This is a predicted structure of a 1678-nucleotide part of an RNA (large-subunit ribosomal RNA, half A) from a metagenome. Rfam family: Bacterial large subunit ribosomal RNA.
Context: one part of a larger RNA
RNA sequence: GGCGCAUGGUGAAUGCCUUGGUACUAGUAGCCGAUGAAGGACGGGACUAACACCGAUAUGCUUCGGGGAGCGGUAAGUACGCUUUGAUCCGGAGAUUUCCGAAUGGGGAAACCCAAUCAUCUUAGUCGAUGAUUGCCUGAGCAGUGAAUACAUAGCUGUCAGGCGGUAGACGCAGUGAACUGAAACAUCUAAGUAGCUGCAGGAAGAGAAAGAAAAUUCGAUUCCCUGAGUAGCGGCGAGCGAAACGGGAAGAGCCCAAACCAACGAGCUUGCUUGUUGGGGUUGUAGGACUGAACAUUUGAGUUACCAAAGUGCGACGUAGUUGAAGUCGUUGGGAAGCGACGCCAAAGAUGGUGAUAGCCCAGUAAACGAAACGUCACACUCUCAGUUCAGGAUCCUGAGUACGGCGGGACACGUGAAACCCCGUCGGAAUCCGCGAGGACCAUCUCGCAAGGCUAAAUACUCCCUAGUGACCGAUAGUGAACCAGUACCGUGAGGGAAAGGUGAAAAGCACCCCGGGAGGGGAGUGAAAUAGUUCCUGAAACCAUAUGCCUACAAGUAGUCAGAGCUCGUUAAUGAGUGAUGGCGUGCCUUUUGUAGAAUGAACCGGCGAGUUACGUUAGCGUGCGAGGUUAAGGAGGAAAGUCCGGAGCCGUAGCGAAAGCGAGUCUGAAUAGGGCGAGAUAGUACGUUGACGUAGACCCGAAACCAGGUGACCUACCCAUGUCCAGGUUGAAGGUGCGGUAAAACGCACUGGAGGACCGAACCCGUGUAUGUUGAAAAAUGCUGGGAUGAGGUGUGGGUAGAGGUGAAAUUCCAAACGAACUUGGAGAUAGCUGGUUCUCUCCGAAAUAGCUUUAGGGCUAGCCUCGGAGUUAAGAAUCGUGGAGGUAGAGCACUGUUUGGACUAGGGGCCCGUCUUGGGUUACUGAAUUCAGAUAAACUCCGAAUGCCACAGAUUUAUAUCCGGGAGUCAGACUGCGAGUGAUAAGAUCCGUAGUCGAAAGGGAAACAGCCCAGACCACCGAUUAAGGUCCCAAAAUAUGUGUUAAGUGGAAAAGGAUGUGGAAUUGCAUAGACAACUAGGAUGUUGGCUUAGAAGCAGCCACCAUUUAAAGAGUGCGUAAUAGCUCACUAGUCGAGUGAUCCUGCGCCGAAAAUGUAACGGGGCUAAACACAUUACCGAAAUCGUGGAUGUACCUUAGGGUACAUGGUAGGAGAGCGUUCUAAGGACGGCGAAGCUAGACCGUAAGGACUGGUGGAGUGCUUAGAAGUGAGAAUGCCGGUAUGAGUAGCGAAAGAUCAGUGAGAAUCUGGUCCACCGUAUGACUAAGGUUUCCUGGGGAAGGCUCGUCCUCCCAGGGUUAGUCGGGACCUAAGCCGAGGCCGAGAGGCGUAGGCGAUGGAUAACAGGUUGAGAUUCCUGUACUGGUUAAACUUGUUUGAACAAUGGAGGGACGCAGGAGGCUAUCGAUGCGUACUGUUGGAUAUGUACGUUCAAGCAACAAGUCUGUAGAUGAGUCAAAUGCUUAUCUACUUAAGGACAAGUUGUGAUGAGGAGCGAAAUUUAGUAGCGAAGUGAGAGACGUCACACUGCCAAGAAAAGCUUCUAGUUAGAGUUUAAUCACCCGUACCGCAAACCGACACAGGUAGUCGAGGCGAGUAGCCUAAGGUGAGC
Repeated sequence: GGCGCAUGGUGAAUGCCUUGGUACUAGUAGCCGAUGAAGGACGGGACUAACACCGAUAUGCUUCGGGGAGCGGUAAGUACGCUUUGAUCCGGAGAUUUCCGAAUGGGGAAACCCAAUCAUCUUAGUCGAUGAUUGCCUGAGCAGUGAAUACAUAGCUGUCAGGCGGUAGACGCAGUGAACUGAAACAUCUAAGUAGCUGCAGGAAGAGAAAGAAAAUUCGAUUCCCUGAGUAGCGGCGAGCGAAACGGGAAGAGCCCAAACCAACGAGCUUGCUUGUUGGGGUUGUAGGACUGAACAUUUGAGUUACCAAAGUGCGACGUAGUUGAAGUCGUUGGGAAGCGACGCCAAAGAUGGUGAUAGCCCAGUAAACGAAACGUCACACUCUCAGUUCAGGAUCCUGAGUACGGCGGGACACGUGAAACCCCGUCGGAAUCCGCGAGGACCAUCUCGCAAGGCUAAAUACUCCCUAGUGACCGAUAGUGAACCAGUACCGUGAGGGAAAGGUGAAAAGCACCCCGGGAGGGGAGUGAAAUAGUUCCUGAAACCAUAUGCCUACAAGUAGUCAGAGCUCGUUAAUGAGUGAUGGCGUGCCUUUUGUAGAAUGAACCGGCGAGUUACGUUAGCGUGCGAGGUUAAGGAGGAAAGUCCGGAGCCGUAGCGAAAGCGAGUCUGAAUAGGGCGAGAUAGUACGUUGACGUAGACCCGAAACCAGGUGACCUACCCAUGUCCAGGUUGAAGGUGCGGUAAAACGCACUGGAGGACCGAACCCGUGUAUGUUGAAAAAUGCUGGGAUGAGGUGUGGGUAGAGGUGAAAUUCCAAACGAACUUGGAGAUAGCUGGUUCUCUCCGAAAUAGCUUUAGGGCUAGCCUCGGAGUUAAGAAUCGUGGAGGUAGAGCACUGUUUGGACUAGGGGCCCGUCUUGGGUUACUGAAUUCAGAUAAACUCCGAAUGCCACAGAUUUAUAUCCGGGAGUCAGACUGCGAGUGAUAAGAUCCGUAGUCGAAAGGGAAACAGCCCAGACCACCGAUUAAGGUCCCAAAAUAUGUGUUAAGUGGAAAAGGAUGUGGAAUUGCAUAGACAACUAGGAUGUUGGCUUAGAAGCAGCCACCAUUUAAAGAGUGCGUAAUAGCUCACUAGUCGAGUGAUCCUGCGCCGAAAAUGUAACGGGGCUAAACACAUUACCGAAAUCGUGGAUGUACCUUAGGGUACAUGGUAGGAGAGCGUUCUAAGGACGGCGAAGCUAGACCGUAAGGACUGGUGGAGUGCUUAGAAGUGAGAAUGCCGGUAUGAGUAGCGAAAGAUCAGUGAGAAUCUGGUCCACCGUAUGACUAAGGUUUCCUGGGGAAGGCUCGUCCUCCCAGGGUUAGUCGGGACCUAAGCCGAGGCCGAGAGGCGUAGGCGAUGGAUAACAGGUUGAGAUUCCUGUACUGGUUAAACUUGUUUGAACAAUGGAGGGACGCAGGAGGCUAUCGAUGCGUACUGUUGGAUAUGUACGUUCAAGCAACAAGUCUGUAGAUGAGUCAAAUGCUUAUCUACUUAAGGACAAGUUGUGAUGAGGAGCGAAAUUUAGUAGCGAAGUGAGAGACGUCACACUGCCAAGAAAAGCUUCUAGUUAGAGUUUAAUCACCCGUACCGCAAACCGACACAGGUAGUCGAGGCGAGUAGCCUAAGGUGAGC
């Protein structure tokens, strides 16, 4: 380390439970609000954070009832109280009820700010307190006031009434109105008048008493249900849409005006007409009424819903609190009895819940009975109130007008413009009047029905936020609501919006006193309890995972990890063929999905647990079951009842008759002239209702999954652009225009010098940007860092406030940006969009079992029909299949060249060309030229055939062997195929290519062989067996069987990869030379002479070259085969002789071999060893070899037989798929059981069953649960990159986020990290100081150390407790306005709403009064000290005025406020460092008492004086304008005064403030505390000098640079007081702590990023660059 076993931890499954949900039933109720709602904010308790309750009368107040002993909520505790004089508690009615909210006095960033009027209180007096009132719109009367405009009216004001907003995410009516989707595309159509938005209601709404429906001898308001009916119809006549009447039911209810006419009262005038108001009258269609005439009746009906106006009383019932309410004991087990046992009892009560386990008789209750001071609802009665009817007459009058209707354009009707009626809208026309009008699906006639153009109306119907009482074959904590729990919470998001997790101790806290260890946490004892392995996320306590102990095994071993065999060791069982382990051997590449095909290196899964997918409704169709049957059956509804499956109910539906387009006829009918023929029927009758199963249709329809489309909202805190208002840019350089001077010119031009200071100018910090590169890439950072770089007075950067919104905005334009993803944001909804696509789809067994083809397809990875599969039924019967036989058709293979083409050679030669001859012409000859036709020989073809098989195909009758075949109906799947052999095409006679045909296998097939190897060879697995025989293939070893036999071949490891080509490899079979007259090879010898042949040449002698190549001697020898020399020489060959002594050459065919032959980690081309056979060829005999075959036993299916026990025969591989039979889970009913003497669950075990599965026993557990027979389903998981939770692995690994620490001491249980000291180091235009935004207590003190802090921690910005923010002057409000926003009236718009006047709000701007010092642990321009200022009020004194008018003064007039940029010069100051002065020191080391060192040398507002400078005419008269007026202002003209005076503005300086403050330093006492209290020197005069200030003052320039108020002034106007000085007094609300370039803000973090403005010292330096330092800060959390 592996397996097993045991014990624990972690973890939370499972079981049990339920306070919570969910679906309904019955009865109520169906609104609340200006008398201030719904909903909130903030408060209220002795201690109180939250929930609940309540509201300054605050955990409650009053009263009327109930009730009767304790009470002060959840919620313990302490303290303090209340209560029989009746508390707490329950119910009815009241009181109070802060602030916000319609919000309503004005404003506003909801819960805040600011008022006005009246009254009361208070003050010396303002101030202040309390109460009430003050919104907008609409309407009415009255009153007042009152424009243009004279009267008047509009308008305004007062008074009065009503409305406003909320909700229940439901139901209703109306306005507006999508898209996805379906149509396999899409446009009419559909989805759908749906979703959404909007308006308005009510408890219901809407509709409603016929200008109706219809066609009967008609019915008689509306609404709703059943039916009619998926009918009639509509419809790219596609997809789809889809009535109505009749009939059956629920309910039931009818009425009122206008008009004619009459009367009264008016009005107008034309004086007899018109008209108004009120009252009477009157309300309909077989017309009615008015009118005229006549008659009758006073008792019937109705009533607070309509009609139809309007009150009360009584009684009763019900509701809102309550009351009474039967009957049990003993024993036993146990912690506990309700269990069990025994004996009883009650029941109008055996519903339910509780009580220490399961209770009719213990408790609460239940059945039954009873009960209300008060409030509410209903019924009834009474008082009371209201209302008339009939007949006759037919003269006259009335009976709803811009209406009906028509044209045109639309909509709605089931009805899409159609022949399109009926209804509604817009627009243009436009009737009739009872002798009338409308309708009856164009229209007309007849007939019938009705009477429009006015109105009201209950019930039956729809829904449920809520209340009460209940129910469930609904859930039981991953379920059921999102929410059983303090949940719409925590958390996320700018926002709209999104949105969790989380239940259980025990009967009772009896929640562990006390002791021990430990700093604690925690643990060990003790104790409680039935139990503590029930000890506080505590019932049960599975698995993953992590440990500990141990039985067996394991350190030469190569391993989908199992399986089969198996020794040894250990143990001892549900007693069995025992269990655990397992040395060693054989065989053996997971699962799923998708595929032709996966070990696949194709997909999916880390592991475990839980959840997780063919359902339901309606309809159709087929099978099965049951009932009835020529019939079957009810629907709605009613009765009843317990939410009944019961009884009524026959409307309707299906069937009983068909045919036809129909009229119609009918066992027939249609066609037809027909009686013919033909079609469809009858002949042959079974249906129907319900249940159930299969399938289909419509619905989301098996589950998960888009990208998208549309509707309504939310976003410009990011970013783009714009608007308003502020602000920022060190320093250096260049030197435009212009100017001045000089030169120059007739004058100019022009030139030079100086001045000047322009510029989308230059260099370069801050600032902005982002060129290149490196790093980073699970980062420090979801875009940065280092170095480098671009712009840096401009089209510049930036703050605050605002605007533009998705069919859109914005865009110096990149489809860029619009809150870290933009070719169309986000969010919610339509919505479960759709998905011919991918993935997934959960228990078992049995029977059968495919396809990957054809046709069609906007079709090709989809579908439909057919083919092939399955199940059921039927009948004929033997049709089907195979072989044999007979007879056919045919044009392939082959063959052939007769046709059609192609084609080689020869013969023959017409013709043509060349050459020659000849020429007047005709011509003649010749040819290595060409050559048709013809002929001979040889070829060739898928689209040639004079020919022509085999096989296949068709038919026939018979034989043999088989058992299929056909028809009807239910259900499918399949339409990607693969390889191998053979025959073809394409291709290259390439492909593991492609496409056909044919057969096989795989697919869907395991087994044996081919080393391994879907498709090849053999062979088709029901199960078991340690039996037998074989197939393919094998028999040396691995490794079962022949080291078999016989004959050959191969020598190459050929075997055990390959070609052209090459080769004396070797065997066989042939042909042909030479050879005993001596071959071939070898050795010995010769190889000569004329001659150095001639020529050539320097030379050429066999051998540079040319010519010739003779002759001689010979056995033989070339005028020479090579080597060689300058040329000779020399060596050799041909040729010959000798020696030797038998075969030796050449060619062709063929078997087996050789070379040709190079690849990448390693032999690696027999499977390995190895083999000379263990290779190859032929032949022979044995053996091995499979899940084949046989044998034995068993199971199942089908058929047959049966003596009913069984037997026989055959069969039983299987994907998609069809069919059948079962197992298990949850719940229900009935029956009968089990359980504290121990249920379920969990756990262990060697038991049973063919499987799913089922028992039994022990342990744990501590309260429920099986079985049988039926029934109902949220009914079975291993996979869906599934969902949720837990736990591993990686791994003690990566990392610990820019940077300096060392040391001593202290504290402490513990110190690298905390505190103190010393030294060292870092920043220093910051890493210092202030402040806005933002945060919101982080600030300070004391305590703590679980978690947070990337380590530690005694520490903290963490936790607990306590404390802390003080303003007339600072910032904001009580002042003003900008952009913009809101907006009375108003204009516009389907609605919602949009715009906008007056008016208001709104700072980033304008206006506006305090400074210095001190002080706390934490606050200061706020407290204190000192010194000031602003505005009120009061008092005193003085001055002035009261009609001869002081003074004030507009909401009106005017001035002013009031404004750009750049540049240069000047004044002054802040500040700075030296000098002087003061104090202290000078110890050590070389020196140093000095010209040394260190520190200090300071001060405001206010008041007064002075002042660098800058700007400016003043006064008077007249005219005009200024909406009225003006003495003001603007302007014009004129006059006078003179000129630096006057006036305005202004930094700053000086004095004072200050006899003060501060101040280096010195420095106590108190035991500590402390450098604390206290004491306190000097303080001078030169210099440098700003970006500050004078001041946008000046100069220049072009882009020409807010508004309003405060303030001043003028009148209109007001009118008796006013002014100055001094004193006293008053002065409201909000902010104020702390961080603020950061550990406190924005970035998920204690994050190398981002964050507006102000100050910002010294040395070197141009400088805010850079380097080093001061003050100050820091040493970076391993």